[in-house]
Context: one part of a larger RNA
RNA sequence: CUGGGUUUAAAGGGCGCGCAGGCGGCGCGGUAAGUCGGUGGUGAAACCCCGGGGCUCAACCCCGGGCCUGCCGCUGAUACUGCCGGGCUCGAAUGCGGCCGAGGGCGGCGGAACGCGUGGUGUAGCGGUGAAAUGCGUAGAUAUCACGUGGAAGGCCGAUUGCGAAGGCAGCUGCCCGGGCCUGCAUUGACGCUGAGGCGCGAAAGCGUGGGUAGCGAACGGGAUUAGAUACCCCGGUAGUCCACGCCGUAAACGAUGAGCACCGGCUGCCGGGCCUGCUGGUUCGGUGGCUGCGCGAAAGCAUUAAGUGCUCCACCUGGGGAGUACGGCCGCAAGGCUGAAACUC
Numbered sequence: 001c002u003g004g005g006u007u008u009a010a011a012g013g014g015c016g017c018g019c020a021g022g023c024g025g026c027g028c029g030g031u032a033a034g035u036c037g038g039u040g041g042u043g044a045a046a047c048c049c050c051g052g053g054g055c056u057c058a059a060c061c062c063c064g065g066g067c068c069u070g071c072c073g074c075u076g077a078u079a080c081u082g083c084c085g086g087g088c089u090c091g092a093a094u095g096c097g098g099c100c101g102a103g104g105g106c107g108g109c110g111g112a113a114c115g116c117g118u119g120g121u122g123u124a125g126c127g128g129u130g131a132a133a134u135g136c137g138u139a140g141a142u143a144u145c146a147c148g149u150g151g152a153a154g155g156c157c158g159a160u161u162g163c164g165a166a167g168g169c170a171g172c173u174g175c176c177c178g179g180g181c182c183u184g185c186a187u188u189g190a191c192g193c194u195g196a197g198g199c200g201c202g203a204a205a206g207c208g209u210g211g212g213u214a215g216c217g218a219a220c221g222g223g224a225u226u227a228g229a230u231a232c233c234c235c236g237g238u239a240g241u242c243c244a245c246g247c248c249g250u251a252a253a254c255g256a257u258g259a260g261c262a263c264c265g266g267c268u269g270c271c272g273g274g275c276c277u278g279c280u281g282g283u284u285c286g287g288u289g290g291c292u293g294c295g296c297g298a299a300a301g302c303a304u305u306a307a308g309u310g311c312u313c314c315a316c317c318u319g320g321g322g323a324g325u326a327c328g329g330c331c332g333c334a335a336g337g338c339u340g341a342a343a344c345u346c
Stems, first nucleotide, its partner, number of pairs: 003318004007300002012314001014201004021194003025088002028085004033081002035077008048066007091191001092188005097182004103177007114150008125136002162169002206247006215241002220236004258313006265292012295302002319346003328339004
């Protein structure tokens, strides 16, 4: 390289947008580049293959044919692909109408709990554990009541639910922005799919500057436990957790399953919409679950939300360790990230 693969054996990029590229619906006409046929030229010889011949055989040598899989010209064919022209509406998109949701950004508001402060009641303990101790408390704690203040998080609803491309998203409310679905009609007329690079988004932790800090809590201090206890348990507690802006760019970023389209049995639940309908149900489109067929699979299992049957495009794998290391490059303030070997060894 070819081939074979990528849920769990090695292997789907964390996710999106998208330049190039690759691929691309249904008719018609033209063209004849690809494609196919005919023909001419060329494709040195040797080598190779087949046939024949010469050295006594062979190696070796000679002759003929093939081969030289290709390239170029001329000519013809037009199914398919391309190109040009013109058309279509089922793909795609837009508009009108209706609906859905924890989708995103900014602001405002409210309650419970908790800590703290002030005051009241009240007195000898509280707290904590397996049991304790450290700790707190007569300078009045714990408990309880009132008022004030602060930060963080959103109980019930809540789900096997919903939304989002992914990360992710949950009190109420206003404004702004995005998305999807359904219905009939209208419009454009293939405008599509994928997408190397590129650009953007991207949990937590971490970093920078400033703010904030109730609770929790790496590090750290102390008390226990223990042979020891740099832990598990307990009392404290800094960074952090929160906010703004700027970085980082990772993850079991998981459905461990790339995206798109088409096709191929059923049963059953839930969510959103349409139609029919008297409750109730029926039907249809979209989504989200469970189960079981055909088929697939090494099996577990998957099974119209495929891991089935096909096509298009991208990414990735190629024995284990060494190693996601070294070196180099690019990025980053740093931490580090991305790219990514070899010797050696089994």
Small-subunit ribosomal RNA, central domain from an uncultured bacterium, 346 nucleotides, folded computationally. Rfam family: Bacterial small subunit ribosomal RNA.